[in-house]
Source information
A computed fold for a 98-nucleotide RNA from Vibrio mangrovi, annotated as Guanidine-I riboswitch aptamer. Of the family's consensus pairs, 100% are formed in the model. Rfam family: Guanidine-I riboswitch aptamer. Gene Ontology term of the family: regulation of gene expression. About the family: This family represents a conserved RNA structure found upstream of the ykkC and yxkD genes in Bacillus subtilis and related genes in other bacteria.

RNA sequence: CAAAUAGAUGUCUAGGGUUCCGGCUGCCACGGCAGUGACUGGUCCGAGAGAUAUCAACCUCAACUGAGGUCACACGGCGGGACAAAAGCCCGGGAGGC
Repeated sequence: CAAAUAGAUGUCUAGGGUUCCGGCUGCCACGGCAGUGACUGGUCCGAGAGAUAUCAACCUCAACUGAGGUCACACGGCGGGACAAAAGCCCGGGAGGC
């Protein structure tokens, strides 16, 4: 340099809201209750088109289980759905566009 495929999971991030914790406000029997996400936060949710790791898959060579390599590209609604709720989550690499 050639060849062939292109999926799953974990962790995290952009992002997201408000069950729980904390913050803030009010009330009171001082420990709670209510309100507030138009509170930077912790827990939480979280990407096909973000990161990373592992596995799977694929190709070539050797030859019986080994070596090397690939894992690319990717514009995108409206609407609907879940959880407490929302979202770049899911429907969805869908409709549509090129």